[in-house]
Molecule: transfer RNA
Organism: Rhodospirillales bacterium
RNA sequence: GCCGAUUUAGCUCAGUUGGUAGAGCACUUCAUUCGUAAUGAAGGGGUCAUCAGUUCAAAUCUGAUAAUCGGCACCA
Numbered sequence: 001g002c003c004g005a006u007u008u009a010g011c012u013c014a015g016u017u018g019g020u021a022g023a024g025c026a027c028u029u030c031a032u033u034c035g036u037a038a039u040g041a042a043g044g045g046g047u048c049a050u051c052a053g054u055u056c057a058a059a060u061c062u063g064a065u066a067a068u069c070g071g072c073a074c075c076a
Stems, first nucleotide, its partner, number of pairs: 001072007010025004019056001027043005049065005
């Protein structure tokens, strides 16, 4: 330098042909306990990497950029 994959909550990930964003763990509160843990219930938390475009409507389609990973090439 070329090609490809990935980027969604604090972490690990879903989200099937575009239609108001979810799970598990973690966190907070409450119940239970003499207390802790465990267990149960409730709750908070996301501009879907960034910037544009298409559309009535974009996490989802298109383009550019960035980061991470992989392959190839280059490298006196």